[in-house]
Record summary: A computed fold for a 357-nucleotide RNA from a Candidatus Cloacimonadota bacterium, annotated as Bacterial RNase P class A. It matches the Rfam family "Bacterial RNase P class A". About the family: Ribonuclease P (RNase P) is a ubiquitous endoribonuclease, found in archaea, bacteria and eukarya as well as chloroplasts and mitochondria.
RNA sequence: CGGGAGUGAAAGAUGUCUGCUGUGCCCCAAAAGCACAGAGGAAAGUCCGGACACCAUGGGCAGGAUACUUCCUAACGGGAAGCUGCAGCAAUGCAGAGCAGCUCCACAGAAACAAACCGCACAGUGCCAAUUUGGCGCUGUGUAAGGGUGAAAUGGUGGUGUAAGAGACCACCGGUGCCAUUGGUGACAGUGGCAGCCAGGAAUGCCUUAUCCGGUGCAAUGCCAAAUAGGGAAGCUAUGGUGUGCCCACACCGCUUCCGGGUAGGCAGCUAGAGCCAAAGCGAGAGUUUUGGCCCAGAGGGAUAGACAUCGGUCCCCCCGGGGAUUACAGAAUCCGGCUUAUUGAGCUCCCGCGCU
Numbered sequence: 001c002g003g004g005a006g007u008g009a010a011a012g013a014u015g016u017c018u019g020c021u022g023u024g025c026c027c028c029a030a031a032a033g034c035a036c037a038g039a040g041g042a043a044a045g046u047c048c049g050g051a052c053a054c055c056a057u058g059g060g061c062a063g064g065a066u067a068c069u070u071c072c073u074a075a076c077g078g079g080a081a082g083c084u085g086c087a088g089c090a091a092u093g094c095a096g097a098g099c100a101g102c103u104c105c106a107c108a109g110a111a112a113c114a115a116a117c118c119g120c121a122c123a124g125u126g127c128c129a130a131u132u133u134g135g136c137g138c139u140g141u142g143u144a145a146g147g148g149u150g151a152a153a154u155g156g157u158g159g160u161g162u163a164a165g166a167g168a169c170c171a172c173c174g175g176u177g178c179c180a181u182u183g184g185u186g187a188c189a190g191u192g193g194c195a196g197c198c199a200g201g202a203a204u205g206c207c208u209u210a211u212c213c214g215g216u217g218c219a220a221u222g223c224c225a226a227a228u229a230g231g232g233a234a235g236c237u238a239u240g241g242u243g244u245g246c247c248c249a250c251a252c253c254g255c256u257u258c259c260g261g262g263u264a265g266g267c268a269g270c271u272a273g274a275g276c277c278a279a280a281g282c283g284a285g286a287g288u289u290u291u292g293g294c295c296c297a298g299a300g301g302g303a304u305a306g307a308c309a310u311c312g313g314u315c316c317c318c319c320c321g322g323g324g325a326u327u328a329c330a331g332a333a334u335c336c337g338g339c340u341u342a343u344u345g346a347g348c349u350c351c352c353g354c355g356c357u
Stems, first nucleotide, its partner, number of pairs: 001353007011344001012311007020038006040329001044340002047338005052217004063213005068082005083096005097208002101206002103202003117147002119143011155173006174198002176195008221268004231259006240253004275294008312327007
């Protein structure tokens, strides 16, 4: 100089004044007064996992999610440490089940999975020249050596072999699979042997395999509970009114008391918790155990604010003392563990490469 990995803080500080929310004191109670406390690392997105509440709860299918290994955790799709492959000089980063079946593989190319376009070879045959034979064609068969197309075309080199060829066969090299053995908890790695097994890629394509998953969410849920209008029961009354032409009969209509359900409204759930801080022990680490200390928002039309002064940070200007501008992302709503995203300007630690001394 260039690059890589990680980490802590949370952005102003202090004072005065005026306000807001909660709790405590005071008080029968309220108000006032006094005291104390009062947003975040992401409170965000609501993506994943739980706690909690209610409902459901026979089994399977379907559907969804995850996918190298071991571990951590209440759990996870999160995290730690490793393994293999790829990229990088390196520090380091990224990715991860599947030798079955099906499907797909743009353009180009004959063919994109078991392929014959050119080429090569053989057989038959036509024509021409002709002494054997040669040339130009046609048909059939064989051939993956060579050419050409493509991101990708059936491992490489040499030999044997053949009409020409080919892992068809052989040697060596490379790969794959299997077996044995050594190391490792394991993924896997090393060593030895065997098998011509060498016919690709895509599974954020269908699918297969394994594991997990009941639903709705604090507007859950529980309690208290008006006014008005319904509902039910009992009693009272004109022995009444209205309806059908009349009588009987039937239906409806009034007042009082009590009961029950729901609504408005209120209360609980609501914040002491997989909690925070420190030390020690265990562990490579994520973590975990013990001991000690601490209490740290709880609104509900939704508080956490505003003004002034002084001192700061950064930038600019004049000029060595002042002036101006600016000071991120963003605001709890049942709670917790993660992930992701946003974030101005700085700080710290470690590592790698190059150059110079």

The RNAcentral record of the sequence draws on ENA.
Model confidence (mean pLDDT): 78 of 100.
RNAcentral records the identical sequence in 2 taxa.
It is recorded under the gene name rnpB.